[in-house]
């Protein structure tokens, strides 16, 4: 003194997909738009959540069931679906810590 690797912060990047239909509902005198809420097809995947492959496990070996276990893959509960915002998995940079290889 301290590499990978982790976990917290800050800061920056950051993706798909519907300006669908109908009801209600606020709004100016009504339609129309728009606002909010619901219900109905359709579609997305990268909060979250489910699913599984190597592998590990059993103990005297050895397979096989059962358990465990990953992802940006697979599902779409949730979540989302004109710009903008918000949120976003990952990634990069700083600063704080943990581990302790050498």
């Nucleotide at each position: 003194u301290g590499a990978c690797c982790c976990c917290g912060u800050a800061c920056g990047g950051g993706a798909g997909a519907g300006c669908g239909c109908c009801c209600g509902u606020g709004u100016a005198g009504c339609c129309a738009g728009c606002u909010c809420g619901g219900g109905c097809c359709g579609c997305c995947g990268a909060a979250g959540g489910a699913g599984c492959a190597a592998u590990c496990c059993c103990u005297c070996c050895c397979c096989a069931c059962a358990g465990a276990c990953a992802a940006c893959c697979u599902c779409u509960c949730a979540g989302g679906c004109a710009c903008a915002g918000c949120g976003g998995a990952c990634c990069g940079u700083g600063c704080g810590g943990g581990c302790g290889a050498g």
A computed fold for a 102-nucleotide RNA, annotated as Glycine riboswitch aptamer. It was read from a public genome assembly, where an Rfam model found it. It matches the Rfam family "Glycine riboswitch aptamer". Rfam describes the family as follows. This family represents the bacterial glycine riboswitch. Its mean pLDDT, the model's own confidence on a scale to 100, is 76.